RNA sequence: GGUCCCAUAGCGCAGCGGUGAGCACGUCUGCUUUACACACAGAAGGUCCCGGGUUCGCGUCCCGGUGGAGCCA
Repeated sequence: GGUCCCAUAGCGCAGCGGUGAGCACGUCUGCUUUACACACAGAAGGUCCCGGGUUCGCGUCCCGGUGGAGCCA
């Protein structure tokens, strides 16, 4: 330099263009216990990497950028 993939909650991930953005773990609160843990119930936590575009509507499609991983040279 070329090519291809990835970027969504604190970590790991899911999310056929269709309407409250989720799961698990973690955190917090409650419950339970003599106490802790487990279990159970609930809650908080997100500029869906950034900027444009397409569309009635984009986390999802297109373009560019940034960051990361792989392959070729």
Transfer RNA from Pteropus vampyrus, 73 nucleotides, folded computationally. Taxonomically the source falls in Pteropus (Eukaryota, Eumetazoa, Laurasiatheria, Pteropodoidea). The RNAcentral record of the sequence draws on Rfam. It matches the Rfam family "tRNA". It is annotated as a transfer RNA. About the family: Transfer RNA (tRNA) molecules are approximately 80 nucleotides in length. Gene Ontology term of the family: triplet codon-amino acid adaptor activity.